[in-house]
RNA sequence: GUACAGCUCUUAGCGCUGGCUCUGCCCAUCGGGCAGAGGACGAGGAGAAGGUUGUCGAGACGUCAGCGGAUGCCUUCCGGAUGUGCCGAUCCGAGAGCGUGCCGGGAAAGCGGGGGAGCGAUCCCCCGGACAAAGCGGCAUGCGCGGCAGACA
Numbered sequence: 001g002u003a004c005a006g007c008u009c010u011u012a013g014c015g016c017u018g019g020c021u022c023u024g025c026c027c028a029u030c031g032g033g034c035a036g037a038g039g040a041c042g043a044g045g046a047g048a049a050g051g052u053u054g055u056c057g058a059g060a061c062g063u064c065a066g067c068g069g070a071u072g073c074c075u076u077c078c079g080g081a082u083g084u085g086c087c088g089a090u091c092c093g094a095g096a097g098c099g100u101g102c103c104g105g106g107a108a109a110g111c112g113g114g115g116g117a118g119c120g121a122u123c124c125c126c127c128g129g130a131c132a133a134a135g136c137g138g139c140a141u142g143c144g145c146g147g148c149a150g151a152c153a
Base pairs, nucleotide, nucleotide: 014068015067016066017065019064020038021037022036023035024034025033026032027031041057042056043055047077048076049075050074051073052072078093079092080091081090082089083152084149085148086147087146088145097143098142099141100140101139102138103137104136111128112127113126114125115124116123117122
């Protein structure tokens, strides 16, 4: 250095919780103690630093509340586009413009059925058939600046 095997950690719409709700047991009868359960369903999302109350929708509606984190947003820097160089402006992030219309593709929970763990609250797995929005792709169309330099493309 390579290959194989085992183990650990990480993999972020994620994790945690002493509020709150629920379960079991005990003490008690105002209630309390112990041990548990629940506490966000997926989609999309990363140039760097700082700041910050952080995207989209769902047949979910405690998904309440709090804490931490965070790919969002803002500012600056770097980079790209508006033919080239510089300055400014705008929009973006190495898949590097915006708007409008049409089309395309597109979820999980929930629900139904089955199975498993638990005294229980509840949790997990498999099967079935659904249903989004943002973003994304394609087509069409409109817009894509100003100054200086330059005639290179």
Background: The prediction has a mean pLDDT of 76. This is a predicted structure of a 153-nucleotide RNA (glmS glucosamine-6-phosphate activated ribozyme aptamer). It was read from a public genome assembly, where an Rfam model found it.